This is a predicted structure of a 71-nucleotide RNA (transfer RNA) from a Candidatus Woesearchaeota archaeon. It matches the Rfam family "tRNA". The sequence was found in a public genome assembly. The coordinates come from a structure-prediction model, not an experiment, and the mean pLDDT is 81.
[in-house]
RNA sequence: GCGCUGAUGGUUAAGUGGCAUAAUAGAGCCUUGCCAAGGCUCAGUCCCGGGUUCGAUUCCCGGUCGGCGCA
Numbered sequence: 001g002c003g004c005u006g007a008u009g010g011u012u013a014a015g016u017g018g019c020a021u022a023a024u025a026g027a028g029c030c031u032u033g034c035c036a037a038g039g040c041u042c043a044g045u046c047c048c049g050g051g052u053u054c055g056a057u058u059c060c061c062g063g064u065c066g067g068c069g070c071a
Base pairs, nucleotide, nucleotide: 001070002069003068004067005066006065007064010024011023012022013021018054026042027041028040029039030038047063048062049061050060051059
């Protein structure tokens, strides 16, 4: 330099053109003599810019960063 691939709450991941989801971590409440475990509730996320579309986290182009391969 070229190609492929990934980027989603604090962390780890699912998801797919129309509402963003789970686990875990966090906060509150219940339960218990206390702790742990358990139950309920809450807050928190689509890497950046542009394009297509009625509508983009998803599709396309470019960029940044990470991984793999080739040279």